[in-house]
The RNA shown here (Bacterial RNase P class A) has 324 nucleotides and comes from Methylotenera sp.
RNA sequence: GAAGUUGGCUAGACAGUCGCCGCCAUUCGUGGGGGAGGAAAGUCCGGGCUGCAUAGAGCAAGAUGACGGCUAACGGCCGUACGUCGUGAGACGAGGAAUAGGGCCACAGAGACGAGUAAGCGCCUUCGGGCGUGGAUGUGAAACGCGGUAACCUCCAUCUGCAGCAAUAUCAAAUAGGCUGGUAUUUUUACGCAAGUAAAUAAGGCGUGGCUCGCGCUACCAGCGGGUAGAUAGCUUGAGUGCAUAAGCAAUUGUGCGCCUAGAUGAAUGACUGUUACGUAUAGCAAUAUACGACAGAACCCGGCUUAUCGGCUAGCUUCCUCU
Numbered sequence: 001g002a003a004g005u006u007g008g009c010u011a012g013a014c015a016g017u018c019g020c021c022g023c024c025a026u027u028c029g030u031g032g033g034g035g036a037g038g039a040a041a042g043u044c045c046g047g048g049c050u051g052c053a054u055a056g057a058g059c060a061a062g063a064u065g066a067c068g069g070c071u072a073a074c075g076g077c078c079g080u081a082c083g084u085c086g087u088g089a090g091a092c093g094a095g096g097a098a099u100a101g102g103g104c105c106a107c108a109g110a111g112a113c114g115a116g117u118a119a120g121c122g123c124c125u126u127c128g129g130g131c132g133u134g135g136a137u138g139u140g141a142a143a144c145g146c147g148g149u150a151a152c153c154u155c156c157a158u159c160u161g162c163a164g165c166a167a168u169a170u171c172a173a174a175u176a177g178g179c180u181g182g183u184a185u186u187u188u189u190a191c192g193c194a195a196g197u198a199a200a201u202a203a204g205g206c207g208u209g210g211c212u213c214g215c216g217c218u219a220c221c222a223g224c225g226g227g228u229a230g231a232u233a234g235c236u237u238g239a240g241u242g243c244a245u246a247a248g249c250a251a252u253u254g255u256g257c258g259c260c261u262a263g264a265u266g267a268a269u270g271a272c273u274g275u276u277a278c279g280u281a282u283a284g285c286a287a288u289a290u291a292c293g294a295c296a297g298a299a300c301c302c303g304g305c306u307u308a309u310c311g312g313c314u315a316g317c318u319u320c321c322u323c324u
Stems, first nucleotide, its partner, number of pairs: 001320010012276007020035002023032003037295001041306002044304005049164004056213004061160005066080005082093004096155002101153002103149003118137001120133005168233004178224006187200005204218004240259008278293006
């Protein structure tokens, strides 16, 4: 100097004018502070939270799969092996069991999981063939080895309730406490003139993935029709984050001192101007001038993974070339 590889930070800055949303204050004139990401995306995993609901057991179904650790948890992350790729730094990995059973192994070959058998050789023959030998002389990745394959079914170990903020809770309002069909309504006691009411019990029914048991409730199921669809909460202080320090190879954890950073609801977070930083391209001897600058918008929140992507700054490491 060139090329590569693994991380971290960032996603222009300043000023002015006008505009929007929410919070606080208000003398109601206004003032102050704040306002979309590293992926907000995909809805792929894991949770927090809410409800079923008092919520347990089993089957079925699904997921994971070297070992050790981290974490609220995970199919994530870190480390150590093993394997593949790479000169290397590194990147990736589908990872228990093939003597529990089944399936599959193209083409070639006589024959591909059952066990023997083709050619050849020997003996016999009613000339169809039979018996013995034959251990590869051929094909193929694999041929008398109980072969390979489980990102085929399966077996083993571990784990898993479901649905989801359009969850749910409260308030207000309105309507037709409407109509039709179906299931169940056993027995006993008490009250009552009766209708019926209350209790117990049985059956049946209902209960947020499927089935069974258990548990709870005591009436349910289906269809048609009508009314309402408004407000508030949930809603942002959180497994949060910055720095320092200790332990640890690391992921991460503890301690101390700070920080507070959208909460909208058909959907705000914007537009314009000027100066300027960085990068690329073009023109120019140069100064400089012009143009361009990605992927992309929160909607309950968080930890991951995957995908898209123009740049800038920075740290470590690897290989090659040249000079000393």
Overview:
Its Rfam family is "Bacterial RNase P class A". Rfam links the family to the GO terms dimeric ribonuclease P complex, tRNA processing and ribonuclease P activity. Rfam's curators write: Ribonuclease P (RNase P) is a ubiquitous endoribonuclease, found in archaea, bacteria and eukarya as well as chloroplasts and mitochondria. It is annotated as a ribozyme. The coordinates come from a structure-prediction model, not an experiment, and the mean pLDDT is 75.